[in-house]
RNA sequence: GCGGAUUUAGCUCAGUGGUAGAGCGUCUCGUUGCCAUCGAGAAGGUCGCAAGUUCAACCCUUGUAAUCCGCU
Numbered sequence: 001g002c003g004g005a006u007u008u009a010g011c012u013c014a015g016u017g018g019u020a021g022a023g024c025g026u027c028u029c030g031u032u033g034c035c036a037u038c039g040a041g042a043a044g045g046u047c048g049c050a051a052g053u054u055c056a057a058c059c060c061u062u063g064u065a066a067u068c069c070g071c072u
Stems, first nucleotide, its partner, number of pairs: 001071007010024004018055001026042005048064005
């Protein structure tokens, strides 16, 4: 230099154009003599960044950044 993959909640990951979810974790309440377990609930996201297409974008297009892999 070229090609490919990945980027979404604190962590690991879903989400094939119609206003984003799970598991674990955190907090609160219940249960218990206390803890754990279990049950109920809550908080937590400008979907890496910027632009474009569209009535509407995590999703399509372009540029760009980071990480990883391969080629030279």

The RNA shown here (transfer RNA) has 72 nucleotides and comes from Bacteriovorax stolpii.
The coordinates come from a structure-prediction model, not an experiment, and the mean pLDDT is 82.
The RNAcentral record of the sequence draws on ENA and Rfam.
Its Rfam family is "tRNA". Rfam classes the family as a transfer RNA.